[in-house]
RNA sequence: GACAAGGGCAAACCCGGGGUGACCCGGGGACGCAAAGCCACGGGACUCGGGUCGGUGGAGCACAACGCCGACGUGAGUCAGCCGGGUUGCCGAA
Repeated sequence: GACAAGGGCAAACCCGGGGUGACCCGGGGACGCAAAGCCACGGGACUCGGGUCGGUGGAGCACAACGCCGACGUGAGUCAGCCGGGUUGCCGAA
C1' cells in the first nucleotide's frame, strides 16, 4: 500500500489477581489499529517519596513548627493505544 485473501491485536467497561500508586497480569468485551509486535533512547503525560519557593488555615499579633493547595527541580517508577527514534516481521494487486 488494494473495498484482495487468510489471519492478528484489543479501548472503555465488568469479573478475578498483583501493586501505596500511576498501572500490570488473566478472563469476558470491542472503541479502534497495517506494526495497536518488541525496546523507556529523546520529548511528553502520569504516580509515589523527598526538597525549594509561593499561597493559605487554626478565637490578640508575629515567627517557627504543623496541616492543606499550587509551582519548579530531584530520586524511584508507570505509559510503546501521545509523538519521534531504534529494531523485528505476515500478505501483496495496480